[in-house]
Context: one part of a larger RNA
Molecule: small-subunit ribosomal RNA, 5' domain
Organism: uncultured bacterium
RNA sequence: GAUUGAACGCUGGCGGCAUGCCUAACACAUGCAAGUCGAACGGUAACAGCGGAGCUUGCUCCGGCUGACGAGUGGCGGACGGGUGAGUAAUGCGUGGGAAUCUGCCCUGUAGUGGGGGAUAACCCGGGGAAACUCGGGCUAAUACCGCAUAAUCUUUACGGAGCAAAGCGGGGGAUCUUUCGGGACCUCGCGCUGUAGGAUGAGCCCACGUUGGAUUAGCUUGUUGGUGAGGUAACGGCUCACCAAGGCCGCGAUCCAUAGCUGGUCUGAGAGGACGAUCAGCCACACCGGAACUGAGACACGGUCCGGACCCCUACGGGAGGCAGCAGUGGGGAAUAUUGGACAAUGGGGGCAACCCUGAUCCAGCAAUGCCGCGUGUGUGAAGAAGGCCUGCGGGUUGUAAAGCACUUUCAGUAGUGAAGACGGACGGGCCGGUUAAUACCCGGACUCGUUUGACGUUAGCUACAGAAGAAGCACCGGCUAACUCCGUGCCAGCAGCCGCGGUAAUACGGAGGGUGUGAGCGUUAAUC
Numbered sequence: 001g002a003u004u005g006a007a008c009g010c011u012g013g014c015g016g017c018a019u020g021c022c023u024a025a026c027a028c029a030u031g032c033a034a035g036u037c038g039a040a041c042g043g044u045a046a047c048a049g050c051g052g053a054g055c056u057u058g059c060u061c062c063g064g065c066u067g068a069c070g071a072g073u074g075g076c077g078g079a080c081g082g083g084u085g086a087g088u089a090a091u092g093c094g095u096g097g098g099a100a101u102c103u104g105c106c107c108u109g110u111a112g113u114g115g116g117g118g119a120u121a122a123c124c125c126g127g128g129g130a131a132a133c134u135c136g137g138g139c140u141a142a143u144a145c146c147g148c149a150u151a152a153u154c155u156u157u158a159c160g161g162a163g164c165a166a167a168g169c170g171g172g173g174g175a176u177c178u179u180u181c182g183g184g185a186c187c188u189c190g191c192g193c194u195g196u197a198g199g200a201u202g203a204g205c206c207c208a209c210g211u212u213g214g215a216u217u218a219g220c221u222u223g224u225u226g227g228u229g230a231g232g233u234a235a236c237g238g239c240u241c242a243c244c245a246a247g248g249c250c251g252c253g254a255u256c257c258a259u260a261g262c263u264g265g266u267c268u269g270a271g272a273g274g275a276c277g278a279u280c281a282g283c284c285a286c287a288c289c290g291g292a293a294c295u296g297a298g299a300c301a302c303g304g305u306c307c308g309g310a311c312c313c314c315u316a317c318g319g320g321a322g323g324c325a326g327c328a329g330u331g332g333g334g335a336a337u338a339u340u341g342g343a344c345a346a347u348g349g350g351g352g353c354a355a356c357c358c359u360g361a362u363c364c365a366g367c368a369a370u371g372c373c374g375c376g377u378g379u380g381u382g383a384a385g386a387a388g389g390c391c392u393g394c395g396g397g398u399u400g401u402a403a404a405g406c407a408c409u410u411u412c413a414g415u416a417g418u419g420a421a422g423a424c425g426g427a428c429g430g431g432c433c434g435g436u437u438a439a440u441a442c443c444c445g446g447a448c449u450c451g452u453u454u455g456a457c458g459u460u461a462g463c464u465a466c467a468g469a470a471g472a473a474g475c476a477c478c479g480g481c482u483a484a485c486u487c488c489g490u491g492c493c494a495g496c497a498g499c500c501g502c503g504g505u506a507a508u509a510c511g512g513a514g515g516g517u518g519u520g521a522g523c524g525u526u527a528a529u530c
Stems, first nucleotide, its partner, number of pairs: 001530004006526005013375006019368002021333001026331003030328003035076003040073002043069002047067003050063006083286003092211007101203002106199008114148001116146002123138006154163003168191006176185003212258003219249003224246008261283004265276004288309005311322001313320002339365001341364003347361001348359004378408004388399004412471001414466005422457001426453006432446004474519005479500003485514005495502002
């Protein structure tokens, strides 16, 4: 000099954009952070509509009939998104290669979607318990579950063969058949379902090189190193096991100890290098501590399950409940780090045909000069060089065009009004075209077209008007380094100090004043890196 996720002192007008527990991976009150689908299902607890009944004329009862929908079965999603950096020195990360694999949803093909069955929750009845919850009996549905049929470029094979699947739901329709008169069969469209091939995406695995310090750590290793066989995995493999051999690593640092998430990058520097790894992005690891598996395409799963432990809460003492390193917030620790805010309008995610619902992701707002950047605190004129202050050699000098006065302007803040863009899309309605079809229904598609509708921010940005210089300057320093000097007080005292050093009666170095220098909504100090 540059820099910082900074803190402290003094001071503090506005805006934009960023950033904000670096310490205790300490403990957590409260609320929210993952749901959704009735176009899978049986249904109807609540609300509304419709119909009916009763009357006390605005209430009660009845009917799942309709919109919807509590609880339940079922599907998909809770493996993403969000947090943290404890552990980890290599099971990680970075770069470059590789072969023995899996992959829900999505895309492109291909072949199917036939015919049956038995349960079970909800519900009803009964029992246990303080509660959490739980047990028994009975009824019932499905895209829940299980057989049968069909079966290949799938699996397996001794190549003869053997084995393996599925589910329906919604819209529309002219004949015909059937009907419990609702409908169904049938045709058709859409969404699904099953097998298989390929793709895309994601994931698992292997190898090489690189990746902090210590030798006051020199030896380490028995599933250890290799083989055969078997098991296991989606997959290779001592991954596991039986047997056999006795190997494997190490001074180019094994083992052990300490420290540490890694990277893109950030800071500094002419570079080489050094230091760091906040925010943002990629990967990894963790979710009170330790262990384990279940489900699933995917987890050994932050807001799932089970076991053990510590802590904490409820209890009728028999037994139960919990996990903020999600967003806010609290206590504690600390020099130190924010609101128990708004909205799903945009972007994205989950579910759904869709409408839509959910989303503390996200977008916004609030707080903080924490940082960077921009703007303002007026402009011009004005010598009687006013008064006052300070200095003085007593003549004067300086503060100083500074002020006052005169003439103007109104950024920003204030008040009132006006007012974009972020809105694209989706939905609904009308028209047109195309596809499909028996069909001009329905459905699907469209850079097509017209209309309606959707903004948290928001008192938005911007613009216009109004009034008045009106509301807006500090901080550090002045001996040398280092830009900037005099007076008074003090008298080796009080004190200063980054280094050299100042102070013992004329102190430009202490304290105050006047003046000056630097910088400016900041300025200094401390800490830290180059």